[in-house]
Context: one part of a larger RNA
């Protein structure tokens, strides 16, 4: 002397732009955080019109329509996005290659197809069981649900034939016979989808080389442990598993073992070499009450899904049910300490839908907190009777606070008061024409939470604004009284036992300033 996700103490105008549980990965009321689609699908309660029926009438019932809520089948999301760092010393991560060992919804290109038949469950109807949570039976229904059948290749398998090349399993590129395999419709007629292959896009998987914390008061360690070879299983390699052979592998270039730890861009600190952290924000992992297992799915061992076992809370009619905030606010515990139970989908992404659109605590904002950084303000310019009061003194006096009040002009940033106030949207979506396609062109209507906020114009009045710490020497700033080795200070050296520039207090002076000082960790 920088620095900080800081905390404590005194203090405190304003705004900009940023941060905000480092402890208890402790527990968690209550609310929202993931749903879209009736242009796949039967179906459709209230509601509104209302042929008509009965009745003299009040009215009651009602075909049919309109306009749809809420369950339900199906698709598509829910593996994104958002939160935490428990484990992990490990190909986790970071660099750098490899895959002749692989996947890929949705999105782009290309090419081909899309003929035909079928029975079934959910709902809704009966009916039973349960306190409830759910749950059983029966009869009935629909599909882009499933199930059959045709159609079949540059798909998939088996068989085989040639050329060409590597890298050992081989790979390229050309044939040929056999077998297997597919599909859905919906519409406003304008499209929206379906189903195989082929490529590409974009995300993944798996491998490898070198880097990645500390102890030797941890010296040996291993049995699928190390290799093979034949199998399983994977989208795929492999002891990943299994059965069999051999007996191998790692180790002072620190294995094993134990601690400790998420890694990396980065960030602070230093002339640099280092050295220290890994908060905000980007990239990877890992995890979701603790252990375990799968199922669906292109993609999860799946945060708001499922099963099972613990611990725990809560409901019970005691028979059995029910739940996970390390998602946004909240709340109680823990701590020196850390925000609201807010607003809004305008704008940017996300998911759905053809499409208006709906849904988005992602995101945008606002609210609290001098936790930081950067601004800007608390007047400016005269003014000498050098006032009164304070404080010091050699004391009719004189120093010093001090141009500093007082006064006199000046300006008005801030503040309040009044008016005016633009961009985020020259949008986007949509609807019409053009276009071989990207697209382009015209046109109606409407959308801003933030907020009547920034901001600009006026008008008022110095009017609303200065405090902290230190003065012994390192260190920049000196006297007085009080105390009397006391009561205190104190980073280190040392003050303090009767004239303390070191305690306490006032005066004055120095430093820094909306902040100052103390503690704590880094350099």
């Nucleotide at each position: 002397g920088g620095a900080u996700g800081a905390a404590c103490g005194c203090u405190a105008g304003c705004g900009g732009c940023a941060g905000g549980c480092u402890u208890a990965a402790u527990a968690c009321a209550u609310g929202c955080a993931a749903g879209a689609c009736g242009a796949a699908c039967g179906g459709u309660a209230a509601c509104u019109g209302g042929a008509g029926u009965a009745g003299c009438a009040a009215u009651a019932c009602a075909a049919c329509a309109g306009c749809u809520a809420g369950a339900g089948u199906g698709u598509c999301g829910u593996a994104c996005g958002g939160g935490u760092g428990c484990g992990u010393a490990a190909c986790a991560c970071g660099u750098a290659u490899g895959c002749a060992a692989c996947c890929u919804a949705c999105c782009u290109u290309g090419u081909a197809c899309a003929g035909g038949g079928g029975u079934a469950u959910a709902g809704c109807u009966c009916g039973g069981g349960g306190a409830a949570a759910c749950u059983c039976g029966a009869a009935u229904u629909a599909a882009c649900c499933c199930c059959c059948c045709a159609u079949a290749a540059u798909a998939u398998a088996a068989u085989u034939g040639g050329a060409u090349g590597g890298c050992a399993u081989c790979a390229u590129c050309u044939g040929a016979u056999u077998a297997u395999u597919a599909a859905a419709a919906c519409u406003u007629c304008g499209g929206u989808g379906g189903u195989a292959c082929a490529a590409g896009a974009u995300g993944g998987g798996c491998a490898u080389g070198c880097g990645u914390u500390u102890g030797a008061u941890u010296a040996g360690u291993u049995a699928g442990u190390u290799g093979g070879c034949a199998g399983u299983g994977u989208a795929a390699u492999g002891g990943a598993c299994u059965a069999c052979c051999a007996a191998g592998a790692c180790g002072a270039u620190g294995a094993u073992c134990a601690a400790u730890a998420g890694g990396g861009g980065a960030c602070c600190u230093g002339a640099g070499a280092g050295g220290g952290u890994g908060a905000u924000c980007c990239c990877c992992c890992a995890c979701a009450c603790u252990g375990g297992c799968a199922c669906u799915g292109a993609g999860a061992u799946a945060c708001g899904g499922g099963c099972c076992a613990g611990a725990c809370u809560c409901c019970u009619a005691c028979g059995g049910g029910a739940g996970g905030c390390a998602g946004c606010a909240g709340u109680a515990g823990g701590g020196a300490a850390u925000a609201u139970u807010g607003g809004a989908c305008a704008a940017u992404g996300g998911g759905u839908g053809a499409g208006a659109g709906c849904c988005u605590g992602a995101u945008c904002c606002a609210g609290c907190c001098a936790u930081g950084c950067c601004g800007c303000g608390u007047g400016c310019a005269g003014g000498a009777a050098g006032a009164a009061g304070g404080c010091g003194u050699u004391a009719u006096g004189c120093g010093u606070u001090g141009u500093a009040a007082a006064c006199u002009g000046c300006u008005u940033u801030u503040g309040c008061c009044a008016g005016g106030g633009g961009a985020u949207a020259a949008a986007a979506u949509g609807a019409c024409c053009g276009u071989g396609c990207g697209c382009g062109g015209u046109u109606a209507a409407u959308u801003g939470a933030a907020g009547g906020u920034a901001c600009c114009u006026g008008g008022u009045g110095a009017a609303u604004a200065a405090g902290c710490c230190a003065c012994g020497g390192c260190u920049a700033a000196c006297u007085a009284c009080g105390u009397g080795c006391c009561a205190g200070c104190a980073g280190c050296c040392g003050c303090g036992g009767u004239a303390a520039u070191a305690c306490g207090u006032a005066g004055g002076u120095g430093g820094c300033a909306a902040g100052c000082g103390u503690u704590g960790u880094c350099c």
Annotation: This is a predicted structure of a 523-nucleotide part of an RNA (small-subunit ribosomal RNA, 5' domain) from a metagenome. The RNAcentral record of the full RNA draws on SILVA. Rfam family: Bacterial small subunit ribosomal RNA. Model confidence (mean pLDDT): 82 of 100.